[in-house]
RNA sequence: UGCGGGGAAGUGUAGUGGUUGCACAGGAGGCUCAUAAUCUCCUAGUCUAGGUUCGACUCCUAGCCCCGCAA
Numbered sequence: 001u002g003c004g005g006g007g008a009a010g011u012g013u014a015g016u017g018g019u020u021g022c023a024c025a026g027g028a029g030g031c032u033c034a035u036a037a038u039c040u041c042c043u044a045g046u047c048u049a050g051g052u053u054c055g056a057c058u059c060c061u062a063g064c065c066c067c068g069c070a071a
Stems, first nucleotide, its partner, number of pairs: 001070007010024004018054001026042005047063005
């Protein structure tokens, strides 16, 4: 310098244009003499800026960061 992949909750990760899911973690409650385990509920997220569209995590453009390949 070129090419490819990726960026989503505190962490790890699904989501082929139509209400953003799951697990762990955190908080509250139930159970228990109590703790653990377990059950229920709650909090919390789409890297940034534009564009397309009735509607964008999803498609397009540019940028930032991470990983890989080539030189």